Record summary: c-di-AMP riboswitch aptamer (ydaO/yuaA leader) from a soil metagenome, 132 nucleotides, folded computationally. It matches the Rfam family "c-di-AMP riboswitch aptamer (ydaO/yuaA leader)". About the family: This family represents a conserved RNA structure found upstream of the ydaO and yuaA genes in Bacillus subtilis and related genes in other bacteria. Model confidence (mean pLDDT): 79 of 100.

RNA sequence: CGCCUAAGACGUCCACGGACGUCGCGGGGGACCCAGCGGUGCGAUUGGCUCGCACCUGGGGCGAAUCGGGAUUGUCGGUCCCGUAGGGUUACUCCGACCCGAGCCCGCCAGCUAACCUCGCCGGCGUCAUUG
Numbered sequence: 001c002g003c004c005u006a007a008g009a010c011g012u013c014c015a016c017g018g019a020c021g022u023c024g025c026g027g028g029g030g031a032c033c034c035a036g037c038g039g040u041g042c043g044a045u046u047g048g049c050u051c052g053c054a055c056c057u058g059g060g061g062c063g064a065a066u067c068g069g070g071a072u073u074g075u076c077g078g079u080c081c082c083g084u085a086g087g088g089u090u091a092c093u094c095c096g097a098c099c100c101g102a103g104c105c106c107g108c109c110a111g112c113u114a115a116c117c118u119c120g121c122c123g124g125c126g127u128c129a130u131u132g
Base pairs, nucleotide, nucleotide: 001126002125003124004123008023009022010021011020012019013018024121025120026119027118028117029116034111038056039055040054041053042052043051044050058109059106060105061104062103067083068082069081070080071079072078086100087099088098089097090096
């Protein structure tokens, strides 16, 4: 100087570890109204609403990171491979090229949601110069 990411800028204090504040960026909770009434299948019904029966099953958040197929395995799981929703870089668009397509959290609980409440600003890389 540049890239991913919300993850930056400024100021005050400081025991120099950090703390606090302002602006900026981002997340969660949270009314009326609206939506919804765990999921799947079957039946009743013109359709909708609704009802009955059977089987299965907690739910949610951040993020692009979902959803499939195959191999190995007695099976699960793990591992590996091939794709894919979606995402990134190449100033922008198109065509190409090269990549990612993870991980973590809440803890039986949360739809949307004004007021309001609350939390985060980490981490990971590349190039050049200098020094060792």